[in-house]
RNA sequence: UCAUAACUUCGGGGUUGGGUGUGAUUCCCUACCGGCGGUGACAGUCCGCGAGCCGUAAGGCAGGAACAGGUGCAAUUCCUGUACCGACAGUACAGUCUGGAUGAGAGAAGAUGCGC
Numbered sequence: 001u002c003a004u005a006a007c008u009u010c011g012g013g014g015u016u017g018g019g020u021g022u023g024a025u026u027c028c029c030u031a032c033c034g035g036c037g038g039u040g041a042c043a044g045u046c047c048g049c050g051a052g053c054c055g056u057a058a059g060g061c062a063g064g065a066a067c068a069g070g071u072g073c074a075a076u077u078c079c080u081g082u083a084c085c086g087a088c089a090g091u092a093c094a095g096u097c098u099g100g101a102u103g104a105g106a107g108a109a110g111a112u113g114c115g116c
Stems, first nucleotide, its partner, number of pairs: 002115001004113002007110004017029003031096002033086002035049004044084002052061003066082005088099003
């Protein structure tokens, strides 16, 4: 350094201000948030993965969203502008509240053994 075995730790953010109403952080206006790996240069909206459901498992099912202009060798990733999206259960209809969850997890880091 590479491969491999078992292990340890880490591993998701967000309802501001107002309106209606008996009642809404759920409706309306406004505000706020953005997991992991990849991609020639940084990504919620590109390519994949995780989170939900079924299954002993392998695996299967379900599940969202971006354009234009600019710079540049190179960016649907940067800059400018204008948009859009967000599981399930509960409750006055929820990306942000409560709950499953002191859970699970893509993965990240570390250290140990063995082999080359």